[in-house]
RNA sequence: GCCGCUUCCCCGGGGGGCCGCAGUCGCGGCUGAGAGUGGCAGUGCCACGACCCGUCGAACCUGAUCCGGUUAGAACCGGCGGAGGGAGGGAGCGGCACCCGCCC
Numbered sequence: 001g002c003c004g005c006u007u008c009c010c011c012g013g014g015g016g017g018c019c020g021c022a023g024u025c026g027c028g029g030c031u032g033a034g035a036g037u038g039g040c041a042g043u044g045c046c047a048c049g050a051c052c053c054g055u056c057g058a059a060c061c062u063g064a065u066c067c068g069g070u071u072a073g074a075a076c077c078g079g080c081g082g083a084g085g086g087a088g089g090g091a092g093c094g095g096c097a098c099c100c101g102c103c104c
Base pairs, nucleotide, nucleotide: 001096002095003094004093005092007091008090009089010088011054012053013052014051017030018029019028020027021026036048037047038046039045040044060085061084062083066079067078068077069076
């Protein structure tokens, strides 16, 4: 210097849907890793938590209020599509290569 492990530390990215009832922010159900809590407030914003993901990147976003199947609907399956984007540093350990010094 490169490669590997992903052990530790720090940091970062992301989403929060659907259905029914109720009627003013509640109850119940579904799917999911995740559908939460609080505050402001007024239909959104912020903070925190859990969860998922960080270039070996399908976490997630865009196209997309997309197309076909399926479902109560969403989820799901296939297409779009390995398309365009997308968030990483340090330490440790191991291996390899090179250089320098010493000894034979």
A computed fold for a 104-nucleotide RNA from Glacieibacterium frigidum, annotated as TPP riboswitch aptamer (THI element). Rfam family: TPP riboswitch aptamer (THI element). Rfam links the family to the GO term thiamine pyrophosphate binding. Rfam's curators write: Vitamin B(1) in its active form thiamin pyrophosphate (TPP) is an essential coenzyme that is synthesised by coupling of pyrimidine and thiazole moieties in bacteria. It was read from a public genome assembly, where an Rfam model found it. The organism belongs to Glacieibacterium, within Bacteria.